[in-house]
RNA sequence: AAAAUGGCAAACCCAGCGAAAGCUGGGGCUGCGAAGCUGAUGAUCUAAGGUGUCUUAUGGCACUAUGAUGGUCUGGCUGCUAAA
Numbered sequence: 001a002a003a004a005u006g007g008c009a010a011a012c013c014c015a016g017c018g019a020a021a022g023c024u025g026g027g028g029c030u031g032c033g034a035a036g037c038u039g040a041u042g043a044u045c046u047a048a049g050g051u052g053u054c055u056u057a058u059g060g061c062a063c064u065a066u067g068a069u070g071g072u073c074u075g076g077c078u079g080c081u082a083a084a
Base pairs, nucleotide, nucleotide: 007032008031012027013026014025015024016023017022030071036077037076038075040074042072043069044068045067049064050063051062052061053060054059
């Protein structure tokens, strides 16, 4: 690898948190042989705050994580079963 015993839980719905991305809980069940942990490496998402710019102004636009994802890549650690 395959199979088995099992595990997790996408989308979606409800409630809550958050500026947002998104997260938590319950339901749900698309998939996953690590879809366990980590966030080291990139990547992607958001832009509260900050900076710049436009506008008479409200506002608009651009850039920027300290925010987020890990079921995005590579990596590190660990676990179950067992042919070659």
Description: The RNA shown here (c-di-GMP-I riboswitch aptamer) has 84 nucleotides. The model forms 95% of the base pairs in the Rfam consensus. Its Rfam family is "c-di-GMP-I riboswitch aptamer". Rfam describes the family as follows. GEMM was predicted in a large-scale screen for bacterial structured RNA regulatory elements. The prediction has a mean pLDDT of 76.